[in-house]
Two RNAs folded together computationally: RNase P RNA and transfer RNA, 470 nucleotides in total. It holds a member of the Rfam family "Bacterial RNase P class A". Rfam classes the family as a ribozyme.

RNA sequence: CGAGUCGGCCGGGCGGUCGCGGCGGUGUCGUGAGACAUCGUCGAGGAAAGUCCGGGCUCCACAGGGCAAGGUGGUGGGCAACACCCACCCGGGGUGACCCGCGGGACAGUGCCACAGAAAGCAGACCGCCGUUGCGGUCCGCCGCAGCGGUAAGGGUGAAACGGUGGUGUAAGAGACCACCAGCGCCCGAGGUGACUCGGGCGGCUCGGUAAACCCCACCCGGAGCAAGGCCAAGAGGGUCCGGCACGCCGGACCUGCGCAGACGUCCGAGGGCGGCCCGCCCGAGUCUGCGGGUAGGCCGCUACAGGCUGCCGGCAACGGCAGUCGCAGAGGGAUGGCCGCCGGCACCGACUUCGGUCGGUGUCACAGAACCCGGCUUACAGGCCGACUCGUCCG
RNA sequence: CGGGCUGUGGCGCAGUUUGGUAGCGCACCACACUGGGGGUGUGGGGGUCGUGGGUUCAAAUCCCGCCAGCCCGA
Numbered sequence: 001c002g003a004g005u006c007g008g009c010c011g012g013g014c015g016g017u018c019g020c021g022g023c024g025g026u027g028u029c030g031u032g033a034g035a036c037a038u039c040g041u042c043g044a045g046g047a048a049a050g051u052c053c054g055g056g057c058u059c060c061a062c063a064g065g066g067c068a069a070g071g072u073g074g075u076g077g078g079c080a081a082c083a084c085c086c087a088c089c090c091g092g093g094g095u096g097a098c099c100c101g102c103g104g105g106a107c108a109g110u111g112c113c114a115c116a117g118a119a120a121g122c123a124g125a126c127c128g129c130c131g132u133u134g135c136g137g138u139c140c141g142c143c144g145c146a147g148c149g150g151u152a153a154g155g156g157u158g159a160a161a162c163g164g165u166g167g168u169g170u171a172a173g174a175g176a177c178c179a180c181c182a183g184c185g186c187c188c189g190a191g192g193u194g195a196c197u198c199g200g201g202c203g204g205c206u207c208g209g210u211a212a213a214c215c216c217c218a219c220c221c222g223g224a225g226c227a228a229g230g231c232c233a234a235g236a237g238g239g240u241c242c243g244g245c246a247c248g249c250c251g252g253a254c255c256u257g258c259g260c261a262g263a264c265g266u267c268c269g270a271g272g273g274c275g276g277c278c279c280g281c282c283c284g285a286g287u288c289u290g291c292g293g294g295u296a297g298g299c300c301g302c303u304a305c306a307g308g309c310u311g312c313c314g315g316c317a318a319c320g321g322c323a324g325u326c327g328c329a330g331a332g333g334g335a336u337g338g339c340c341g342c343c344g345g346c347a348c349c350g351a352c353u354u355c356g357g358u359c360g361g362u363g364u365c366a367c368a369g370a371a372c373c374c375g376g377c378u379u380a381c382a383g384g385c386c387g388a389c390u391c392g393u394c395c396g
Numbered sequence: 397c398g399g400g401c402u403g404u405g406g407c408g409c410a411g412u413u414u415g416g417u418a419g420c421g422c423a424c425c426a427c428a429c430u431g432g433g434g435g436u437g438u439g440g441g442g443g444u445c446g447u448g449g450g451u452u453c454a455a456a457u458c459c460c461g462c463c464a465g466c467c468c469g470a
Stems, first nucleotide, its partner, number of pairs: 001392010012343007020043010045367001049378002052376005057225004064279004070220004074088005089103001090101004104216002109214002111210003126155002128151010163181006182206001184203008229300004237256008258292007271283003305327001307326008344365009397469007406422004416453001424440006446462005
């Protein structure tokens, strides 16, 4: 200098002006709730997104037993928990930094392996090789055809053909036998918390793949969700009382919380908790369906926390501990924006140039926006910054 | 907030369950029959199976992530 790998961070800044939402102060008005004005302060994100996992919180037996269904799947650790994170192991890819892996089990069982090929799962003789019988030919060396048998070393098919190389052996061959190598199982030793690795010995000699096919094993898992859930007000219809009256009604207060029809049921107990099923437990006098009608408001939950930042300590790391410090959105037709100026980044054009750049103009500055909260994952993203490392070339 | 389905030539669909040459109808192109058109017949072309990965010898099909569309319930 070129090419690349990994990790972290930012994601426009300042000022003016006009607005918006929350909270607080002051003033005016109002019996009051509150309204208005003004001042101060706070006001989107790294993903607020997809809603894919895990929790907090709330309610239902403070959540019970079994079956089913679902999920997870190397080891050790972290965490409130996880399918997340860290470190390591194993397998695969890359020259390398590094990356990827739903990474338990295929001697518990079942299924599948198309086409091609002779044969595809307790395998299989198409060609070839060898032996033998018969027939035919013969230049007497043998050759050809047919049958029977042996053979998995060679050819060919396939993703995959029942270990590889060399030798002994044989009619030809074959783990039939031998040496080495690979792999499997068992035993022993060493290292490691462990997955596992390294070394040695023995054995039968080799036993395919697929579980992101059924299945088996180990572990985990109750359900629903802030429209959870709680409180207040109102309401149609009905009842009681009071007042008025033109006796038809009208007004007010209080209580209940609508009307009609049908089905089931009130301890021989419907229905609910229970939204997979059964058992068990608890609540239990109403429940369900159809039609018609009414209410369509307010408050709480609601943001203080597995919280942010800084420093020190422990740990390879994820993370943990201690100390200090900060207070940081909370709407409900749903705020966080518009315009102007200057600066900044990028692209293009033009001019000048000492070729390093300078000046001017135009355009552009992403993805996207809280809605109960938090930890992750995944996806989208103009442009830019920082750090560590690898490979190649050249120079010293 | 909760649940489900679909995506395959230009259009409408099958194939996914049980992995193994991607097919059907309409449309399109060429030729023949006709004086020409229509119609009929024969032949033919055209598909990243929404997208990115993975498992497998092999993926439209199995698994995971994402994109787009539709439906249902509270």
Its mean pLDDT, the model's own confidence on a scale to 100, is 78.